RNA sequence: GCGACUUUAGUUUAAUGGAAAAAUCCGAGCUUCCCAAGCUUGUGAUGCGGGUCCGAUUCCCGCAAGUCGCA
Numbered sequence: 001g002c003g004a005c006u007u008u009a010g011u012u013u014a015a016u017g018g019a020a021a022a023a024u025c026c027g028a029g030c031u032u033c034c035c036a037a038g039c040u041u042g043u044g045a046u047g048c049g050g051g052u053c054c055g056a057u058u059c060c061c062g063c064a065a066g067u068c069g070c071a
Stems, first nucleotide, its partner, number of pairs: 001070007010024004018054001026042005047063005
């Protein structure tokens, strides 16, 4: 330099053109003499910028970061 793939909550994974699910973390409450464990509940996310579409996490383009391969 060229090509391929990936990017979703603090972390790890889902989802699929009709608007994002869960685990864990964190906060609150219950239980307990206390802690731990357990139960209930709450907050929190689609890498960035455009385009297509009635509607984009999904499709297209570019950029950024990372991984792999070739040179």
Predicted 3D model of a 71-nucleotide RNA (transfer RNA) from a Nanobdellota archaeon. RNAcentral holds the sequence, with entries from ENA. It matches the Rfam family "tRNA".